[in-house]
Formats: sequence, C1' cells, structure tokens
RNA sequence: CUGCGGGCCUGAGCUAUCGUUCCGCUUAUGGCGGAGAGGAAAGUCCGGACAGUACAGGGCAACCCACCGGUGAAGAGCCGGCCGGCCGCAAGGCUGCGGGAUAGUGCCACAGAAAAUAACCGUUUUGCCGCAAGGCUUAACAAGGGUGAAAAUGUGAGGUAAGAGCUCACGAUGCACGGCAGCAAUGCAGUGCAUGGGUAAACCCUGGGUGCUGUAAUGCCAUGUAUAGGCUCGCCUGAGAACGGCCCGUUCGAUGAGCCAGGGUAGGCAGCAGGAGGUAAACAGCAAUGUUUAUCCCAGAUAAAUGAUAGUUUAAAACAGAAUCCGGCUUACGGGGUUUGCAGCUUA
Repeated sequence: CUGCGGGCCUGAGCUAUCGUUCCGCUUAUGGCGGAGAGGAAAGUCCGGACAGUACAGGGCAACCCACCGGUGAAGAGCCGGCCGGCCGCAAGGCUGCGGGAUAGUGCCACAGAAAAUAACCGUUUUGCCGCAAGGCUUAACAAGGGUGAAAAUGUGAGGUAAGAGCUCACGAUGCACGGCAGCAAUGCAGUGCAUGGGUAAACCCUGGGUGCUGUAAUGCCAUGUAUAGGCUCGCCUGAGAACGGCCCGUUCGAUGAGCCAGGGUAGGCAGCAGGAGGUAAACAGCAAUGUUUAUCCCAGAUAAAUGAUAGUUUAAAACAGAAUCCGGCUUACGGGGUUUGCAGCUUA
C1' cells in the first nucleotide's frame, strides 16, 4: 500500500428575523431568561418500576428457561470461556433446536428383499437332468453388489464348504472408575464393560422459574340525576362477591345480589418526569460491569408544540417523529470518521 474480517463514533452546525409549547421571574392584557423529537422515537418481542386487585394459603392445568462462570433490579439480556455444526489458506466470522433416546409411547416418505424376527442379485453346498453352458431342488451365509439420507461398529490377518467378533491385533462411539490441568463446563492419557442409527422446534421425562390487569392503570375535585320498571335467586338452614382458567380453602355478606331495559355526567387537577439519571476522570477487572470524586438537570403535548424564511460552513444528511418511564432484543439506514486482527506485496 492492497485485499479480507472485528469493534466504536457520527446522524448536522452557526448568524439574523418572525412564530410556537413548557418552566421561572416580573414593573404582570406587556416583557425578559432557560429548555424543546431518536439511534433507532419503529416493531409491541422480553424484563421491570409504578398503580389497582379487602386479609391470606394450597393444588392442578398452562406458559417460559435448559453447557460453565461472571455481571445485572430482572430478562429469552450482556461479557468471557467450553463443546458441536457451517464458511474460510488463515486470522476470524456465522450459528446452536447446547439436560435426557439406557423411563415410556411414537415417527423415519419414496426407492428397496428388508428400516430391524431381513434375503433381490449373489457365494458355498445335497440330490437329479444335460455333451457342455446351464436348469430344478436341499442346507448354510450376510463378507461382495444393488436401492436409499441411513442397511446390524471400522481396517487388517487367521480360520471356514463359503462366510460372520468365530478368533486375534489396532481403532471408533457410549457408560463407569480413578490420575493430571482447570473455580467449572471440559480437555489429555489409562483400565474395565457394552455395541443398529436418527428424531424430543414429536408426545414426554428431569431440574429450575412465573399471580393477573394495565397510564383509557389509578387517585382527587366539581357538575348532574331516576332505579319510576321487568325477570331470576335469596334474607344467616345463608343468594352472591372477592381481577387469567379449574378445584379446595378462607373471608365479606343482605330493606340484598345478578341480568335486561332506562336515566344522568363526559369538565378539571394529579399520575407527568430528580431518575435502577446523564457526562468526565481515576481505580479494579480479559470484558460486560462496578466503586469513588466532580459536575449537570437535558420535551411533557392532549387531536396533539419542538417550526418557517434568508445567508453561510462542511465529506455528508440516508432511515425516519416523543404520548407513563427505564433496561434490552429485532428490523430500517446514505455518507463520513476512528481503531484493531490476518494474508499478500514493497521499502528500510
């Protein structure tokens, strides 16, 4: 320098005039000052804060998670590592449906003889026919060939009528045992036992976990009115009610409860932004992250404000607009900047 990878940042700024929402001050119908849409605000996928569910509880069902360690309020998050698979010369990247198939039940289409009680071609063999090639028949085989994603653990030798773990040697996979390294997952070497395979994002088993609803939650104030009516059940021998479903249980409970139908109101305030908060530095740590110190306050609308015009700077403005908030995940994105790893070339 070129190529191939990994991480991070940015997402427009300044000036003038006018306008607009909130907060604060004021000499208060006016004026001044400060702030005003994102890295994803999107999706509504996950977890929470917060509010309500009168006081508790147990069980079933349902749902979620599943290698080890760390981090965190928690998470199906993040970081580091282990193992498996794929891509790559490599660095590295992507990915995981990462416990269990020896608890049980299922499934493996088509092809093929057969998907586990195997025999299509074939090999050997008994007897018969035939000049011969070969044909029929008896018994044995699973080493060879074919089909298929997969066909009874692999290779070699011996043995056999021909073969086969039948025997031996060296292997493969799984399980158990102990040794070394590691916090651990796991790795390395060894001994023994076993040998159809796959599939659990099939049902299931094992271990762990989970109340529910949702800011139109909820609370307060004001205004206004009609339960005049019907049906069913019931008044303590208890109807009914208690916020995912069912059961048990507990409590409340009556001039009552539920359903149908009808009437009144639809205004305002709070919730509403000082936080699991932002920024910077130091220390600890591989990192995620944590601690300490300093500093800052950075939207709160309610049919919806955060803008318009002119000039100018730049390499540049794509994807795209807050509605309770926070931590994540996923998706969309033009251009620019920065840092790091590997391979190749060149120079010193």
Notes
Predicted 3D model of a 348-nucleotide RNA (Bacterial RNase P class A) from Foetidibacter luteolus. Rfam family: Bacterial RNase P class A. About the family: Ribonuclease P (RNase P) is a ubiquitous endoribonuclease, found in archaea, bacteria and eukarya as well as chloroplasts and mitochondria. It is annotated as a ribozyme. The organism belongs to Foetidibacter, within Bacteria. The model forms 97% of the base pairs in the Rfam consensus. The coordinates come from a structure-prediction model, not an experiment, and the mean pLDDT is 77.